Transfer RNA from a Candidatus Woesearchaeota archaeon, 72 nucleotides, folded computationally.
RNA sequence: GCCUCUGUAGCUUAGCGGUGGAGCGGUCGGCUGUUAACCGACAGGUCACCAGUUCGAUCCUGGUCAGAGGCG
Numbered sequence: 001g002c003c004u005c006u007g008u009a010g011c012u013u014a015g016c017g018g019u020g021g022a023g024c025g026g027u028c029g030g031c032u033g034u035u036a037a038c039c040g041a042c043a044g045g046u047c048a049c050c051a052g053u054u055c056g057a058u059c060c061u062g063g064u065c066a067g068a069g070g071c072g
C1' cells in the first nucleotide's frame, strides 16, 4: 500500500428497512435473625462519526476514524 471482517448499555452480545432486546453488573424493594443466594421492579443506549438513498435507516450506499485478520 491492497483486500476482508468488526464497531449496539459499565462488560459480553442479539437484532427481515417499521417503537433497540437479553445475560452479567448497578439501584431500589421482597424474602431471611443478619449476610450471601433467590425473587420482583427500576435506571442506564446521540446504535463509532459525517453525508446519501428512502415516507421511514442499527440495518442499504459512499467517505472518515478505531480494532482484528490476510496478502505484499
Base pairs, nucleotide, nucleotide: 001071002070003069004068005067006066007065010024011023012022013021018055026042027041028040029039030038048064049063050062051061052060